[in-house]
Model confidence (mean pLDDT): 81 of 100. Transfer RNA from Priestia megaterium, 73 nucleotides, folded computationally. Lineage of the source: Bacteria > Bacillati > Bacilli > Bacillaceae > Priestia. The same sequence occurs in records of 3 taxa. Its Rfam family is "tRNA". From the family's description: Transfer RNA (tRNA) molecules are approximately 80 nucleotides in length. RNAcentral holds the sequence, with entries from ENA and Rfam.

RNA sequence: GAUCCGGUAGCUCAGCUGGGAGAGCACCAUCUUGACAGGGUGGGGGUCGCUGGUUCGAACCCAGUCCGGAUCA
Numbered sequence: 001g002a003u004c005c006g007g008u009a010g011c012u013c014a015g016c017u018g019g020g021a022g023a024g025c026a027c028c029a030u031c032u033u034g035a036c037a038g039g040g041u042g043g044g045g046g047u048c049g050c051u052g053g054u055u056c057g058a059a060c061c062c063a064g065u066c067c068g069g070a071u072c073a
Stems, first nucleotide, its partner, number of pairs: 001072007010025004019056001027043006049065005
């Protein structure tokens, strides 16, 4: 330098063909206990890496760009 894969909640990740942003763990409150652990219920938390474009509508499509990884040179 070229090609490909990935970047979504604090962490690990899902999101099928463009239309509601989600799960588990963690965190907070509360119930249960003499207390802890465990368990039940409820809750908070996200510019979907960034910029621009297409579209009535973009995490998803297009272009550029940043970061990480793999392969080739």